[in-house]
Molecule: Fluoride riboswitch aptamer (crcB RNA motif)
RNA sequence: AUUUUUUAUGGCGAUGGGGUUCGCCGUUAACCGCUUCUUCCUUUUUAGGAAGCUGAUGACUCCUACAUGAAA
Numbered sequence: 001a002u003u004u005u006u007u008a009u010g011g012c013g014a015u016g017g018g019g020u021u022c023g024c025c026g027u028u029a030a031c032c033g034c035u036u037c038u039u040c041c042u043u044u045u046u047a048g049g050a051a052g053c054u055g056a057u058g059a060c061u062c063c064u065a066c067a068u069g070a071a072a
Stems, first nucleotide, its partner, number of pairs: 010025004016063006033053007
């Protein structure tokens, strides 16, 4: 990339994988971080734009990546 068959069943919790556990959702869904400034008639909110910040967990633990360390 192409063809055929099946709909088994699952999916999600801001950066990867394994184990345990908790919560949420049923494809019309759950989920998709935070701060500041700016745009829209006043304020708030939402959305758009710009700048900046934390974390590989929802929680625990292990591994890997990254960072620090002369090394462990």